This is a predicted complex of two RNAs, RNase P RNA and transfer RNA, with 416 nucleotides together.

[in-house]
RNA sequence: GGAGCGGGCCGGGCGGCCGCGCCCUUCGGGGCGAGGAAAGUCCGGACUCCACAGGGCAGGAUGCUGGGUAACACCCAGGCGGGGCGACCCGCGGAAAGUGCCACAGAGAGCAGACCGCCUCCCUCGGGAGGUAAGGGUGAAACGGUGAGGUAAGAGCUCACCAGCGCGGCGGGCGACCGCCGCGGCUCGGCAAACCCCAUCCGGAGCAAGGCCAAGCAGGGAGCGGGCGGCCCGUCCGAUGCUCCCGGGUAGGCCGCGUCGAGGGUCGUGGAGACACGGCCCCCAGAGAGAUGGUCGCCGCCCUUCGGGGCACAGAAUCCGGCUUACAGGCCCGCUCCUCGG
RNA sequence: UGCGGGGUCGUCUAACGGCAGGACGCCUGGCUCUGGACCAGGAAGUUGGGGUUCGAAUCCCUGCCCCGCAGCCA
Numbered sequence: 001g002g003a004g005c006g007g008g009c010c011g012g013g014c015g016g017c018c019g020c021g022c023c024c025u026u027c028g029g030g031g032c033g034a035g036g037a038a039a040g041u042c043c044g045g046a047c048u049c050c051a052c053a054g055g056g057c058a059g060g061a062u063g064c065u066g067g068g069u070a071a072c073a074c075c076c077a078g079g080c081g082g083g084g085c086g087a088c089c090c091g092c093g094g095a096a097a098g099u100g101c102c103a104c105a106g107a108g109a110g111c112a113g114a115c116c117g118c119c120u121c122c123c124u125c126g127g128g129a130g131g132u133a134a135g136g137g138u139g140a141a142a143c144g145g146u147g148a149g150g151u152a153a154g155a156g157c158u159c160a161c162c163a164g165c166g167c168g169g170c171g172g173g174c175g176a177c178c179g180c181c182g183c184g185g186c187u188c189g190g191c192a193a194a195c196c197c198c199a200u201c202c203g204g205a206g207c208a209a210g211g212c213c214a215a216g217c218a219g220g221g222a223g224c225g226g227g228c229g230g231c232c233c234g235u236c237c238g239a240u241g242c243u244c245c246c247g248g249g250u251a252g253g254c255c256g257c258g259u260c261g262a263g264g265g266u267c268g269u270g271g272a273g274a275c276a277c278g279g280c281c282c283c284c285a286g287a288g289a290g291a292u293g294g295u296c297g298c299c300g301c302c303c304u305u306c307g308g309g310g311c312a313c314a315g316a317a318u319c320c321g322g323c324u325u326a327c328a329g330g331c332c333c334g335c336u337c338c339u340c341g342g
Numbered sequence: 343u344g345c346g347g348g349g350u351c352g353u354c355u356a357a358c359g360g361c362a363g364g365a366c367g368c369c370u371g372g373c374u375c376u377g378g379a380c381c382a383g384g385a386a387g388u389u390g391g392g393g394u395u396c397g398a399a400u401c402c403c404u405g406c407c408c409c410g411c412a413g414c415c416a
Stems, first nucleotide, its partner, number of pairs: 001338010012299007020033005035313001039324002042322005047206004054233004059202005064078005079092005093197002098195002100191003115136002117132006144162006163187001165184008210255004219246006225237003248415003263282008300311004343412007352366004360396001368384005389405005
């Protein structure tokens, strides 16, 4: 210098004027006011009601190991397998419990299989009977590899080594797993994002939850159980009660709702890390059809037909922790490979 | 705001994980003096991307689009 890998962060700045929402006010004014994703609503919780949510079945979710956390499908560290020269990236229970599927091609596709070939025998010389998985061919996939012995030809048929599997022992690790030794039969296909098995977790609904007040109208019908939701049990409540249907009225206010939170900043301690604990400081949008805007000046980028134009993705709606997706441009840190010079 | 359902030629619809088919419409040719009808032939599709599998419209993940439901009183 070039190519690349991983992680973190910013995402227009400053000022004037006029506005908007909420809070405070001594009524002069003052304070605060979108995001890293506020998004998709894909997970997990808080909160609220249903019984302070009970037992079982069904159903759903997760899936190597250990840890973190309120919890998770998230995060951290490790293990094994695969890819890459490498930094690094991707994947993950069980297929020798069972059931099922493997189209087409091919002789044969799952307790294998003779189409060609090879070998033996018969024979009417074109075939027939049998043996054989070493060679050819089909396929995504054809039942270990190399060598030697063996044989009619062959074959784990036998042997040596290697790979893989199972069992036993020893050692290391909390564990997934790893290393070494011995034995065994010789090899036992793939798919569980097919049914399923195993382990763990999960009650249902959602702020239009739910509570209070006010206004207005017109009631009628069906059912007997309801909380309880797919079923059973168990339990609680129960007929001026509850559920459903048709019809009617209303489109108002307050709380939930943002002063206190799994909150933010900073420092310290513990830990390999995720994270935890402690000290100090801060209070940081909150409406109810929904505020966060407009304009001017200077600066920074980008485009320009030199007049000017534009500022990525996008925008809170009960609140948090994640994941995923979108994103112009820019900054920082660590690392790898190649090349050149010293 | 929350919850639920669904995307297959231009339109309406089929398809146990195994070649995406049909109808209407469209195009070309034939028949006819011309048009229609009719006959023959043809083009055209799984909402985008990624994954599992030998193989995906179908199974899984993630976007995009469309549709539906819901408040309170009595």